[in-house]
Molecule: c-di-GMP-I riboswitch aptamer
Organism: Azospira restricta
RNA sequence: ACGACAAAGGCAAACCCGUCGAAAGGCGGGGGCGCAAAGCUACCGGGCUGACGGAAUCGACCAGCAACCGAUUCGCAAGCCAGCGGGGCCACCGAA
Numbered sequence: 001a002c003g004a005c006a007a008a009g010g011c012a013a014a015c016c017c018g019u020c021g022a023a024a025g026g027c028g029g030g031g032g033c034g035c036a037a038a039g040c041u042a043c044c045g046g047g048c049u050g051a052c053g054g055a056a057u058c059g060a061c062c063a064g065c066a067a068c069c070g071a072u073u074c075g076c077a078a079g080c081c082a083g084c085g086g087g088g089c090c091a092c093c094g095a096a
Stems, first nucleotide, its partner, number of pairs: 002094002010035002015030006033083001039089003043086003046081003054074006
């Protein structure tokens, strides 16, 4: 470098339960679709969410207007995905 119907082992999708989180998602238990890096890493591309702050509209307040307050929508990553691709780091076994 490569990857057997080898051997020893490993990981664990959907789904369910618990838990953390606004969510995406994480973690623990069950489960087992798959995986030869399905080990680690958000550096590049890509994807997911949309909190904080921002904008718009409406409501409420007000004699009225604005601000504050509430709701909805838009947009936003500093949140997340390594089981989407690439890069980086590290590693078990040994047939052709």